The RNA shown here (SAM riboswitch aptamer (S box leader)) has 117 nucleotides and comes from a Chloroflexota bacterium.
Its Rfam family is "SAM riboswitch aptamer (S box leader)". From the family's description: The SAM riboswitch is found upstream of a number of genes which code for proteins involved in methionine or cysteine biosynthesis in Gram-positive bacteria.
Of the family's consensus pairs, 97% are formed in the model.
RNA sequence: GCCUUAUCAAGAGAGGUGGAGGGAGACGGCCCUAUGAAGCCCGGCAUCCCGGUGGACGCAUAGCGACCACGACAGGGUGCCAAUUCCGGCCCCAUGCGCAUUGGGGCAAGAUAAGGG
Numbered sequence: 001g002c003c004u005u006a007u008c009a010a011g012a013g014a015g016g017u018g019g020a021g022g023g024a025g026a027c028g029g030c031c032c033u034a035u036g037a038a039g040c041c042c043g044g045c046a047u048c049c050c051g052g053u054g055g056a057c058g059c060a061u062a063g064c065g066a067c068c069a070c071g072a073c074a075g076g077g078u079g080c081c082a083a084u085u086c087c088g089g090c091c092c093c094a095u096g097c098g099c100a101u102u103g104g105g106g107c108a109a110g111a112u113a114a115g116g117g
Stems, first nucleotide, its partner, number of pairs: 002116007013042001015041003021032003027088003043081003048077003051073001052070004057065003085109001089107006
């Protein structure tokens, strides 16, 4: 990098370092930023996987298996910590005089996780 599946309206510091940029990519918006961007460290958020705990179940029953649950137990593996995945693309429906606007649905694109060739 490719394929599959799931999720994407919630959540997360007024710390240290760093110095100018940042919000995926192109373009356009809009916005954040020196009352300091990115990055790094610390801190935090969250249960996607493993593990843990609890429940009920099956079996060839000191165990094993599969299922469900945990306002989450954050221990291991990731991830994440402005704005809906910041908004735009394409199709359909509604609205409307309308290819304007607004609302809804689907797709595409993207992100993350788990699995696969």